[in-house]
Context: one part of a larger RNA
RNA sequence: CUGGGCGUAAAGAGCGCGCAGGCGGCCGAGUCAGUCGAAUGUGAAAGCCCCCGGCUCAACUGGGGAGGGUCAUUCGAUACUGCUCGGCUAGAAGGUGGGAGAGGGAAGCGGAAUUUCAGGUGUAGUGGUGAAAUGCGUGGAUAUCUGAAGGAACACCAGUGGCGAAGGCGGCUUUCUGGCCCAUUCUUGACGCUGAGGCGCGAAAGCUAGGGGAGCAAACGGGAUUAGAUACCCCGGUAGUCCUAGCCGUAAACGAUGAACACUAGAUGUUGGUGGUAUCAACCCCGCCAGUGUCGUAGCUAACGCAUUAAGUGCUCCGCCUGGGGAGUACGGCCGCAAGGCUAAAACUC
Numbered sequence: 001c002u003g004g005g006c007g008u009a010a011a012g013a014g015c016g017c018g019c020a021g022g023c024g025g026c027c028g029a030g031u032c033a034g035u036c037g038a039a040u041g042u043g044a045a046a047g048c049c050c051c052c053g054g055c056u057c058a059a060c061u062g063g064g065g066a067g068g069g070u071c072a073u074u075c076g077a078u079a080c081u082g083c084u085c086g087g088c089u090a091g092a093a094g095g096u097g098g099g100a101g102a103g104g105g106a107a108g109c110g111g112a113a114u115u116u117c118a119g120g121u122g123u124a125g126u127g128g129u130g131a132a133a134u135g136c137g138u139g140g141a142u143a144u145c146u147g148a149a150g151g152a153a154c155a156c157c158a159g160u161g162g163c164g165a166a167g168g169c170g171g172c173u174u175u176c177u178g179g180c181c182c183a184u185u186c187u188u189g190a191c192g193c194u195g196a197g198g199c200g201c202g203a204a205a206g207c208u209a210g211g212g213g214a215g216c217a218a219a220c221g222g223g224a225u226u227a228g229a230u231a232c233c234c235c236g237g238u239a240g241u242c243c244u245a246g247c248c249g250u251a252a253a254c255g256a257u258g259a260a261c262a263c264u265a266g267a268u269g270u271u272g273g274u275g276g277u278a279u280c281a282a283c284c285c286c287g288c289c290a291g292u293g294u295c296g297u298a299g300c301u302a303a304c305g306c307a308u309u310a311a312g313u314g315c316u317c318c319g320c321c322u323g324g325g326g327a328g329u330a331c332g333g334c335c336g337c338a339a340g341g342c343u344a345a346a347a348c349u350c
Stems, first nucleotide, its partner, number of pairs: 003322004007304002012318001014201004021194003025088007033081002035077007042069001049065006091191001092188003095184005103177007110154001115149007125136002162169002206247006215241002220236004258317002261314003266295011299306002323350003332343004
């Protein structure tokens, strides 16, 4: 000495479940496979290294020595690892008793608003903009009142509030259902962590079939603006947005920060629970656990910043990076109805 890295420079897979594999708590016993030691055997010659010699030197070459192993056999050591057996409860799981929640699926219901339709009142404008115009309106609009239809979304509550692995989830009720937290320390007794492949979930847009269609609105038509205006602004408007079933599988899928565990000053807010204190009672107050924010010490960092929710200190496992462009492209393969997705170069060039 036996790489260095991944918040923002290249680099954490969008997220989960999990086979193989890797890794794995405390105590005791056995075994001796790994590990360590010794002996013996073998490890051809040449070469490399050291010593001595031969060609006038050197290259070259002769002799001697050393060295060289995932090696074999035998004997020995037993701390650690493995294996076998027995035990434990601090990891993990379960029981019991409580708790919060837009977690998910299905069904039903509700009110506000927009639009349309029918009717009433009513008359000349309305709408829109920077200003206008297109548009709508005497076939009676806009405004206003009553009624009806239909679709979509749920104001206030609402909060660096909550829940979920992520995507994401917000009116109310019923029903089915997943996860989480606290208390107890009752049960099991290491049953654990990670996870190549694999399987599943996965916003929006898009696709297939059938429905639905109020508002909004790519494309498209028109009016303006402008030198032009394939835009920004205005009037319209179809896919789509919604539902059912099935595809697609991507994203600045972001905390641009993989998962698990342990350890390492504090201060302050907030959510859920709980012990104590207190009280007629609800609060307040002092602790503990779990979450979610802000500030900050040590430490880390190129800096910015991070800082018990680490980007600190360790350990285990997985993924990924290796100058810019060419290129997340070509070719091939796999997947897809297609759009395309996944995997993934090189020439050349700076």
Predicted 3D model of a 350-nucleotide part of an RNA (small-subunit ribosomal RNA, central domain) from a metagenome. It matches the Rfam family "Bacterial small subunit ribosomal RNA". The RNAcentral record of the full RNA draws on SILVA.